[in-house]
RNA sequence: AAAUUGGGUAGAGGUGCGGUAACCAUUAGUAAACUGUUGGAGGCAAUGAGGCCAAUGAAGCAGUUGAAAGGGGGAAUCGCCGAAGCAGGAAGAUGACUCAAACGUCUGUCUGCUGGUUUUGUAUUGAAUAAAUGCAGAACUGUCAUAUAGUGAAUAACUAUGUGGAGGGCUAUCUCUUGC
Numbered sequence: 001a002a003a004u005u006g007g008g009u010a011g012a013g014g015u016g017c018g019g020u021a022a023c024c025a026u027u028a029g030u031a032a033a034c035u036g037u038u039g040g041a042g043g044c045a046a047u048g049a050g051g052c053c054a055a056u057g058a059a060g061c062a063g064u065u066g067a068a069a070g071g072g073g074g075a076a077u078c079g080c081c082g083a084a085g086c087a088g089g090a091a092g093a094u095g096a097c098u099c100a101a102a103c104g105u106c107u108g109u110c111u112g113c114u115g116g117u118u119u120u121g122u123a124u125u126g127a128a129u130a131a132a133u134g135c136a137g138a139a140c141u142g143u144c145a146u147a148u149a150g151u152g153a154a155u156a157a158c159u160a161u162g163u164g165g166a167g168g169g170c171u172a173u174c175u176c177u178u179g180c
Base pairs, nucleotide, nucleotide: 003178006175007174008173009172010171011170014081016080017079018078019077020076023073024072032065033064034063035062036061037060042053043052044051047100048099049098050097084114085113086112087111088110089109091107092106093105094104095103115141116140117139118138119137120136121135122134123133124132125131143165144164145163146162147161148160149159150158151157
């Protein structure tokens, strides 16, 4: 002077990612309550068992009043760059009257996959033509490697085009190990 192995710190990608309370639209003129009428035995989401309500009137129809949760939107604010998301396992909690089963939701954890954004088709969830997620595709974009061409004194660096890889990555910087 340059390299190598591990560790630390700080950053970059951009319609970047996620959280929070309020507001707004939708859910919905729905559920529910009340009144009237009809009517005369059912009703309580779905499977089983139990239990509860109901002749002091079930279910139905009409009218009046009339929600909420989840999901979504823009701005604000907070935390960040495996940010985060998805799938599966086991554990805990929870779900319509109760228990069980089934299915679902939430919490953290383990394993695996995905660089990011937009968009098309399809499937699932959902009230939904919203949105989310999975699969397949397209476009754009960041990063590294590499090939060609150009700029350049330059084997430095930059630009353009093409190909390929993945975030356990990349850039900068500090330090440890190893070798010359």